[in-house]
RNA sequence: AUUCGUCUUCAGGGCAGGGUGAGAUCCCCGACCGGCGGUGAAAGUCCGCGAGCGUCAUGCUGAACCGGUGCGAUUCCGGUACCGACAGUUACAGUCUGGAUGGGAGAAGAUGGCG
Numbered sequence: 001a002u003u004c005g006u007c008u009u010c011a012g013g014g015c016a017g018g019g020u021g022a023g024a025u026c027c028c029c030g031a032c033c034g035g036c037g038g039u040g041a042a043a044g045u046c047c048g049c050g051a052g053c054g055u056c057a058u059g060c061u062g063a064a065c066c067g068g069u070g071c072g073a074u075u076c077c078g079g080u081a082c083c084g085a086c087a088g089u090u091a092c093a094g095u096c097u098g099g100a101u102g103g104g105a106g107a108a109g110a111u112g113g114c115g
Stems, first nucleotide, its partner, number of pairs: 003113008017029003031095002033084002035049004044082002052060002064080005086098003
């Protein structure tokens, strides 16, 4: 180097403006947001994981194409699309409130063993 253990810290963003209405950040126009690891080069939409749901085990769980550059990109550039748990609410929620001062993929560091 590697590998195993213990501990610490960190680890999710977002309805401007307008319309209708008694009432909507929930409807309509429009605006805005994008966890973690991987992938030959950077990803919400590829592969997998987390969160969420479940009979809590094994299971279930969203969405992208076209053109360009390049040896190489469904990741970059240009264009046009699409997706988003549960409970609550004077009215249907990716964005409000709540479970949550929670959990967490994982990241960084400290320390001990092995070597």
The RNA shown here (FMN riboswitch aptamer (RFN element)) has 115 nucleotides. Model confidence (mean pLDDT): 85 of 100.